[in-house]
The RNA shown here (Glycine riboswitch aptamer) has 96 nucleotides and comes from a bacterium. Of the family's consensus pairs, 90% are formed in the model.
RNA sequence: GUGAAAUCUGCAGGAGAGACCCCGGCAAGCGGGGCGCCGAAGGGGCAAGGCCCGGAAAGGGCUCAAACUAUCAGGCAAAAGGACUGCGGACGGAUG
Numbered sequence: 001g002u003g004a005a006a007u008c009u010g011c012a013g014g015a016g017a018g019a020c021c022c023c024g025g026c027a028a029g030c031g032g033g034g035c036g037c038c039g040a041a042g043g044g045g046c047a048a049g050g051c052c053c054g055g056a057a058a059g060g061g062c063u064c065a066a067a068c069u070a071u072c073a074g075g076c077a078a079a080a081g082g083a084c085u086g087c088g089g090a091c092g093g094a095u096g
Stems, first nucleotide, its partner, number of pairs: 007090007018035001020034005036076003042072001044069002049063005
């Protein structure tokens, strides 16, 4: 003295799917039950590859990604939430 990633944070943008039916309740954005759906909080599953066992091979074990997959959770008017993206800040100290 340059100042990456990760993490946190402020602002902005941000999809999908029943304001479904029944019961309770004065009512609700509340509680319970039922059927139908969504995937972009979070969590789960799987590849190539890598490692190990095996004289070798076969085979086996471990590890391993996602916006893929499934739908546990969550969600299906608005609000809230929301992966991700942009800009700013904090922290950090890779690299030159």